[in-house]
């Protein structure tokens, strides 16, 4: 240089293929219940510019384009 995959909560990921309700789960964190206390368990809460910008559309995490980053293959 060429090709490919990925980027969503503090972490690990689902959702994208087939656009449409209020963006979710587990773990972590906070508070409470329980306990002599802690842990565990249970309940509630806390959480996001969906990598960035632009385009298409009535409507974009999802489609298109460019860029950035990480990884893999290849010369």
């Nucleotide at each position: 240089g060429g090709g490919g995959a990925c980027g969503u909560a503090g972490c690990u990921c689902a959702g994208c293929c087939u656009g449409g309700u209020g963006a979710g789960a587990g773990c972590a964190g906070u508070u409470g219940u329980c306990u002599u206390a802690u842990a565990a368990a249970c309940a509630a809460c806390c959480g996001g510019u969906c990598g960035c910008a632009g385009g298409u559309u009535c409507a974009a995490a999802c489609c298109c384009u460019g860029c950035c980053g990480u990884c893999c293959c290849u010369a």
Molecule: transfer RNA
Organism: Armatimonadota bacterium